[in-house]
Molecule: FMN riboswitch aptamer (RFN element)
Organism: Paenalicyclobacillus mengziensis
RNA sequence: GUUUUCCUUCGGGGCAGGGUGAGGCGAAAGCCAAUUCCCGAUCGGUGGUGACGCAUUCAACAGCGAAGUCCACGAGCCGUAAGGCAGGAACUGGUGCAAAUCCAGUACCGACGGUAUAGUCCGGAUGAAAGAGGGAACCA
Numbered sequence: 001g002u003u004u005u006c007c008u009u010c011g012g013g014g015c016a017g018g019g020u021g022a023g024g025c026g027a028a029a030g031c032c033a034a035u036u037c038c039c040g041a042u043c044g045g046u047g048g049u050g051a052c053g054c055a056u057u058c059a060a061c062a063g064c065g066a067a068g069u070c071c072a073c074g075a076g077c078c079g080u081a082a083g084g085c086a087g088g089a090a091c092u093g094g095u096g097c098a099a100a101u102c103c104a105g106u107a108c109c110g111a112c113g114g115u116a117u118a119g120u121c122c123g124g125a126u127g128a129a130a131g132a133g134g135g136a137a138c139c140a
Base pairs, nucleotide, nucleotide: 004137005136006135007134008133009132010131017039018038019037023032024031025030041120042119043110044109045073046072047071048070052065053064054063068108069107076085077084078083090106091105092104093103094102112123113122114121
């Protein structure tokens, strides 16, 4: 230090506030009642890319960080397995040689089961995984 084998650790965040009232209770007055509806609030896994940032330097490279909606992957279901199925989203303007990633603005998206219709509650899950770090063996 590349490949191979093994061990080990790590590996997801989020409804403040208000309204309505399906329904429930009650003799009635009335009370309760959605983190799911409405207004509003709020969150962003992993690898890659990256005209940005940080650090270093005379300057640069090597280093570190950087996209929810660009390319992939993971989470669910079926299957002994290989594998299969299901499952989302971005535009406009600016700068510039160049923008899918920068800056500004305005939008949009979010598995399955439960429950008053859920990205945010409860549950499978003290789980699993994309992967990341560390160690050992072997080889050079």